[in-house]
Context: one part of a larger RNA
RNA sequence: UCACGGUUAAGGAACUAGGCAAAAUGGUCCUGUAACUUCGGGAGAAAGGACGCCCGCUGUGAAAAGCGGGUCGCAGAGAAAAGGCCCAGGCGACUGUUUAACAAAAACACAUGGCUAUGCGAAAUGGAAACAUGAAGUAUAUAGCCUGACACCUGCCCGGUGCUGGAAGGUUAAGAGGAGACCUCAUCCCGCAAGGGGGAAGGGUUGAAUUGAAGCCCCAGUAAACGGCGGCCGUAACUAUAACGGUCCUAAGGUAGCGAAAUUCCUUGUCGGGUAAGUUCCGACCUGCACGAAUGGUGUAACGAUCCGGGUACUGUCUCGACCGUGAGCUCG
Numbered sequence: 001u002c003a004c005g006g007u008u009a010a011g012g013a014a015c016u017a018g019g020c021a022a023a024a025u026g027g028u029c030c031u032g033u034a035a036c037u038u039c040g041g042g043a044g045a046a047a048g049g050a051c052g053c054c055c056g057c058u059g060u061g062a063a064a065a066g067c068g069g070g071u072c073g074c075a076g077a078g079a080a081a082a083g084g085c086c087c088a089g090g091c092g093a094c095u096g097u098u099u100a101a102c103a104a105a106a107a108c109a110c111a112u113g114g115c116u117a118u119g120c121g122a123a124a125u126g127g128a129a130a131c132a133u134g135a136a137g138u139a140u141a142u143a144g145c146c147u148g149a150c151a152c153c154u155g156c157c158c159g160g161u162g163c164u165g166g167a168a169g170g171u172u173a174a175g176a177g178g179a180g181a182c183c184u185c186a187u188c189c190c191g192c193a194a195g196g197g198g199g200a201a202g203g204g205u206u207g208a209a210u211u212g213a214a215g216c217c218c219c220a221g222u223a224a225a226c227g228g229c230g231g232c233c234g235u236a237a238c239u240a241u242a243a244c245g246g247u248c249c250u251a252a253g254g255u256a257g258c259g260a261a262a263u264u265c266c267u268u269g270u271c272g273g274g275u276a277a278g279u280u281c282c283g284a285c286c287u288g289c290a291c292g293a294a295u296g297g298u299g300u301a302a303c304g305a306u307c308c309g310g311g312u313a314c315u316g317u318c319u320c321g322a323c324c325g326u327g328a329g330c331u332c333g
Stems, first nucleotide, its partner, number of pairs: 001328008010319002014317001019314001027051005036041001038149001052071006072076001084312004089307002091304002096108002113146006124133003150299004155229003160226002162222005169217003175211002180206005188197003230248005257291001258288001269285005
């Protein structure tokens, strides 16, 4: 000096990102126990009291528990072991699950709710197929997607994208079709010949009209499908504000509820509370840069090694250090 322990005047979180760490609480019995609540809880709430040993009595099968008396110490759950508690708020209902070795959470799951598909050789999934899972199940089932207990609710928009349905019209492939065109070619014509012209049948090449499904265009439906949910101007007998009006645009212009929020840039917004003093916290306001309704909205008892604020208790966290024990390395002897 370091590690692990122990003690510490006065103060008691002034430490610090943060009470991290430490201290404190701690057992049994008795008394007592609030808001709130889903009536189960909350609750070991909180807050108090008792506790040794000896003798006697009661009690019992024996004990325990109980009653009375006595007695010792600073101290009787005498050591060890062994909850700190309270008041608010955020998030998630809860018990669970998770990044084996930086993250345990507000993430995942969950019961609940909803939508969609599927009639059984089911849909869905694996496979080239056979076949298998689904399921030795059968719509109160199975699969996919979303939501996430419970309570109160879940508004408007189908223009875009998707999905479902529709079939009149438009577009549209192979195929069907074969007008026409071209090549070849007997007889024929010209030529002495070589060759040229012409061209029926046949063979070949090409090929217009017409016909031709789904899809797309089109027409509807559908948002607990993907998603979306306005601007400007004016107006009331103080001022301010605007229930009201005008106008433009839109598929429709954000309803209820909530709101400086895990969302608020400006911002330490403003007001109130708590403090001597409060960028955090709590309650309001609403000017929501850029909340908002199963990408769920708002509440909510209980729960949480969750996050945040306050109080009480307690302390070497600190003011501010000091000392002791054990051990280790180093230095000196």